[in-house]
RNA sequence: CGCUUAUCGCGAGAAGGCUGAGGGACUGGCCCUAUGACGCCCGGCAACCUGCUAGCUCACCAUUCUUGGUGAAAAGGAAAGGUGCUAAUUCCUACAGAAUGGGUUCAUUCUGAAAGAUAAGAU
Numbered sequence: 001c002g003c004u005u006a007u008c009g010c011g012a013g014a015a016g017g018c019u020g021a022g023g024g025a026c027u028g029g030c031c032c033u034a035u036g037a038c039g040c041c042c043g044g045c046a047a048c049c050u051g052c053u054a055g056c057u058c059a060c061c062a063u064u065c066u067u068g069g070u071g072a073a074a075a076g077g078a079a080a081g082g083u084g085c086u087a088a089u090u091c092c093u094a095c096a097g098a099a100u101g102g103g104u105u106c107a108u109u110c111u112g113a114a115a116g117a118u119a120a121g122a123u
Stems, first nucleotide, its partner, number of pairs: 003121006013042001016041003022032003028092002043086003048082002050078001052076002057072006090115001095112007
């Protein structure tokens, strides 16, 4: 880099420090930005991995035969750790379909796909 699975309308400094001009992936828009962007540090959010949890359920093992141990699912919650995230729904949109309006290709809404992001896993 490519593959599989899951998630992407919740949440997180209008006011921390450094730096100093661009940024929101890509198209068209529309936005953010010297009242300080992007980035870095700190802080925070979250629960993908992970770790934790009295009791309940299931499976297995042991047993002095009524308990004990281990594991799993669900649920809960988040001290430590691996990531991630921390303007706007992934900011909207691009492709396909449907409905409505208008009347000849336009608008609005909905659904799906594609693309992208993140995590885990396999190769």
This is a predicted structure of a 123-nucleotide RNA (SAM riboswitch aptamer (S box leader)) from Aneurinibacillus soli. Rfam family: SAM riboswitch aptamer (S box leader). Its family is annotated with regulation of gene expression in the Gene Ontology. The coordinates come from a structure-prediction model, not an experiment, and the mean pLDDT is 78. The organism belongs to Aneurinibacillus, within Bacteria.